[in-house]
Context: one part of a larger RNA
C1' cells in the first nucleotide's frame, strides 16, 4: 500500500462507479424476439362509396446477434506471429439475365377423435410456397467430342426486388512456430494407434472415416496418470526485477436442467428450436400432456455477505419494413446500500471575573479553556419560493420540474470512532487484588496497575473509525 469484501460502534450532504465470490441449488409471477397487407388468398370492421384499418394462416427476413455463466477445459483453449486446402446471408463495384407452363398445401368449409395438449378425413384456392420445359455471356464436369445447370414478381410507373458470374469488405472454419500451474510417494503410454495406397466425407487440408499393406509414434528437454484452473489486455503490489490475482470494463472460448442426436439454415449440432434417454416439478377424465431464470426483475435455500417483481425507447445500437413505425429487460435511466474514491458540511470573529460544573490536588491552586455564555456577522449545505437547460435535427426527453440560477429565514438540521506500558503519537485519580480481564509480539493483573473496568485529560483519524479476513 491493496478490495466485488465481512462485522462492531456512529452515520450530513453531493459527484462519479461498484454490488450472489457461496448452491453451474430449485424456482411462483410478469416481461426479455420479432417484423413485413409494396409477396399471397381469406375473414371482419369502418366509409363521405374514392377508399381505409385490423388479423389467424402461406410465404419472406431475423431469431447463430445483442444479454448471462465460468460447470467443463492443461487443450492450437488462450496469447503472439506466421500458413494454404476454404466458406461468406445482408453491404459496394461490375457484367450477362429476368421467357413459356403445371400439380399442389394451409387458412376456409363439412365430418370427426381427444378431458387436455394437440389432431384425423373428405371438399374448394392464392402467392415472392413447389416443381417442369427453354435459354447459358460468364460456371461446373470432361474420356475434350460433349454433358449438366437458373430466375418471380409487387405497386402510387417510379422504383423497390428475383437468377448466374467477377471482384471486394466484413466475418468465420483449418494449419503451424513460440509461450501458458503443481505432483516422479504418477515411468513407462499407445491399435485408427505411427506411416503409406485407394476410395468415402467436408466449404476445405487431413485417420476425419474405412478397406489393405507396412510397424511404427511420444517419452527424464517429464510422456502418460493425478490434482487444480476458463485464457488475455489488464488488476493489486514493488525503486525495479519479481510475486499475487484474472470483479467491474474490452478480446476470445466453452456451456445453456444431465447424457446423446441430427433437421433448418450463408451460418447452429442453436439460452427463451426439434427428437430421444434420464432425474425433478406440475396438470390429468388415469388414455396421456406440459416445463427447463448461468436472461431483466423477484422468490426459497446456501451464506459472514451482495439491491427494484420500477421508468422510457428521447438518445446509442440492433431486427423487419419502401416507409410511416413496430418490437428491443441490449441500452439510457431513476430506486436501494458509506460497498468504495472524491469533494463540501456540522459555523466565522471577538470574548478572563480564566464564570458555573468536572478533575486533580502539596488545599495555595492547577486544569478543561477561548473553550462556553455574551456581542458581531455569514448563509456554504440541508429547507421553503421562483425562473429553467444542454443532451434533439423541423418534431419527438424516460431522466425531470432534475442540473442550474435567483429570492428568503434563522446558527439555524448535521460528530463519531479508535488508541494512551515498549515498538508507538498520547497519564493522572479510582475500582478491583493471579480474580475479573487485557494480549499484534514482548507480556501486565497475587492491595499504592500510566497494560484490567470506569472517571478526567491527552494523541490519532475523520462521515467515518476499529476489527478480522486476502494479497504484495
Nucleotide at each position: 500500500a491493496a478490495c466485488g469484501a465481512a462485522c462492531g460502534c456512529u452515520g450530513g450532504c453531493g459527484g462519479c462507479a461498484g454490488g450472489c465470490u457461496u448452491a453451474a441449488c430449485a424456482c411462483a409471477u410478469g416481461c426479455a424476439a420479432g417484423u413485413c397487407g409494396a409477396a399471397c388468398g381469406a375473414u371482419c370492421u369502418c366509409u363521405u362509396c374514392g377508399g381505409a384499418g385490423a388479423u389467424a394462416g402461406u410465404g419472406g427476413c431475423a431469431a447463430a446477434c445483442g444479454g448471462g455463466u465460468g460447470a467443463g477445459u492443461a487443450a492450437c483453449a488462450c496469447g503472439u506471429g506466421g500458413g494454404a486446402a476454404u466458406g461468406u446471408a445482408c453491404c459496394u463495384u461490375u457484367u450477362g439475365g429476368u421467357u413459356c407452363g403445371g400439380g399442389a398445401c394451409a387458412a376456409c368449409a363439412g365430418u370427426u377423435g381427444g378431458a387436455a395438449a394437440c389432431g384425423a378425413c373428405u371438399g374448394c384456392u392464392a402467392a415472392u410456397a413447389c416443381c417442369g420445359g427453354a435459354u447459358a455471356a460468364g460456371c461446373u464436369c470432361u474420356a475434350c467430342g460433349g454433358a449438366g445447370g437458373a430466375a418471380a414478381g409487387a405497386u402510387u410507373u417510379a422504383u423497390c426486388g428475383c437468377c448466374g458470374a467477377a471482384a471486394g469488405a466484413u466475418c468465420g472454419g483449418c494449419c503451424c512456430g513460440c509461450g501458458c500451474u503443481a505432483g516422479a510417494u504418477u515411468a513407462g503410454c499407445u491399435a485408427g494407434u505411427u506411416g503409406g495406397u485407394a476410395a468415402g466425407g467436408u466449404a476445405a487440408u487431413g485417420g476425419c472415416u474405412u478397406a489393405c499393406c507396412a510397424a511404427g509414434g511420444c517419452u527424464a528437454c517429464g510422456a502418460u496418470c493425478u490434482a487444480u484452473a476458463g485464457c488475455u489486455g489488464g488488476u493489486c503490489u514493488g525503486a525495479g526485477a519479481g510475486g499475487a490475482u484474472g470483479a467491474u470494463c474490452a478480446g476470445c472460448c466453452a456451456c445453456a436442467c444431465u447424457g446423446g442426436g441430427a433437421c433448418u439454415g450463408a451460418g447452429a449440432u442453436a439460452c427463451g428450436g426439434c427428437c430421444c434417454a434420464g432425474a425433478c416439478u406440475c396438470c390429468u377424465a388415469c388414455g396421456g400432456g406440459a416445463g427447463g431464470c448461468a436472461g431483466c426483475a423477484g422468490u426459497g435455500g446456501g451464506g459472514a455477505a451482495u439491491a427494484u417483481u420500477g421508468g422510457a425507447c428521447a438518445a446509442u445500437g440492433g431486427a423487419g419494413g419502401a416507409a410511416a413505425c413496430u418490437c428491443u429487460g441490449a441500452u439510457c435511466c431513476a430506486g436501494c446500500c458509506a460497498u468504495g474514491c472524491c469533494g463540501c458540511g456540522u459555523g466565522a470573529g471577538u470574548g478572563a471575573u480564566g464564570a458555573a460544573g468536572g478533575c486533580c490536588u502539596u488545599a495555595g491552586g492547577g486544569u478543561u479553556g477561548u473553550a462556553a455564555a455574551g456581542c458581531u456577522c455569514u448563509u456554504u449545505u440541508a429547507g421553503c419560493a421562483g425562473g429553467g437547460a444542454a443532451g434533439a435535427u423541423a418534431a419527438u426527453g424516460a431522466c425531470g420540474g432534475u442540473a442550474c440560477c435567483c429570492g428568503c429565514a434563522a446558527a439555524a438540521g448535521a460528530a463519531g470512532c479508535c488508541c494512551c506500558g515498549g515498538c508507538u503519537a498520547a497519564c493522572u485519580u479510582c475500582g478491583u487484588g493471579c480474580c475479573a480481564g487485557c494480549a499484534g509480539c514482548c507480556g501486565c493483573g497475587g492491595u499504592a496497575a500510566u497494560a484490567c473496568g470506569a472517571a478526567g485529560g491527552g494523541g490519532g483519524c475523520u462521515a467515518g473509525c476499529g476489527u478480522u479476513g486476502u494479497u504484495c
Small-subunit ribosomal RNA, 5' domain from an uncultured prokaryote, 472 nucleotides, folded computationally. The RNAcentral record of the full RNA draws on ENA. Its mean pLDDT, the model's own confidence on a scale to 100, is 87.